[in-house]
RNA sequence: GCCGUCUUAGCUCAGCUGGUAGAGCGCUUCCAUGGUAAGGAAGAGGUCUCGGGUUCAAAUCCCGGAGAUGGCU
Numbered sequence: 001g002c003c004g005u006c007u008u009a010g011c012u013c014a015g016c017u018g019g020u021a022g023a024g025c026g027c028u029u030c031c032a033u034g035g036u037a038a039g040g041a042a043g044a045g046g047u048c049u050c051g052g053g054u055u056c057a058a059a060u061c062c063c064g065g066a067g068a069u070g071g072c073u
Stems, first nucleotide, its partner, number of pairs: 001072007010025004019056001027043005049065005
């Protein structure tokens, strides 16, 4: 330099045919126990890597940039 894959909650990841963003773990509060662990209930937490475009509407489609990673030379 060329080709591909990835970037969504604190972590690991879903969400793919456009329609108000989710799970598990973790965290907070409560229940429960003589107390702890386990267990049960509720809750908080996101400008979906950035900019632009298309659209009534974009995490999702198109263009460009950044970062991570794999391959080729």
The RNA shown here (transfer RNA) has 73 nucleotides and comes from a bacterium. The sequence was found in a public genome assembly.